């Protein structure tokens, strides 16, 4: 790159360096010289993955049961490893559905749900 999965309403930012741009895209709407992007150091968030521990279920052992071993599509903890994150619901809307209300009719708006897309992990190729 591509496929499969799972989460995506909570959490977390300072200091040097840089110098103008940044939120994936398009529209809106924001952020930004009271210093964007990006690198560099410290520090946080959070628990996908691996890991340790305590429980809770199975199974092996036993005459039975404790111990002990082992699994786990279970739980809670922790946070030393890999990863990601530290504006603003993934900023809202972007295809389709329901319901409200206004209107002659029609476009707009404001509510809701599931999608698409994108983001990160875990696994494959």
């Nucleotide at each position: 790159u591509u496929c499969u999965u799972a989460u995506c309403a909570a959490g977390a930012g300072a200091g040097a360096g840089g110098g103008a741009g940044g939120g994936g895209c398009u529209g809106a709407c924001c952020c930004u010289g009271u210093g964007a992007a990006c690198u560099c150091u410290c520090g946080g968030c959070a628990a996908c993955c691996a890991g340790u521990u305590c429980a809770g279920u199975g199974a092996a052992a036993u005459a039975a049961a404790u111990c002990u071993u082992c699994a786990c599509u279970u739980g809670a903890a922790c946070a030393c490893g890999g990863u990601g994150c530290c504006a603003a619901u993934u900023u809202c809307a972007g295809a389709g559905g329901a319901a409200u209300a206004a209107c002659a009719g029609u476009a707009a708006g404001a509510u809701u749900c599931c999608g698409a897309a994108g983001a990160u992990g875990a696994g494959a190729a």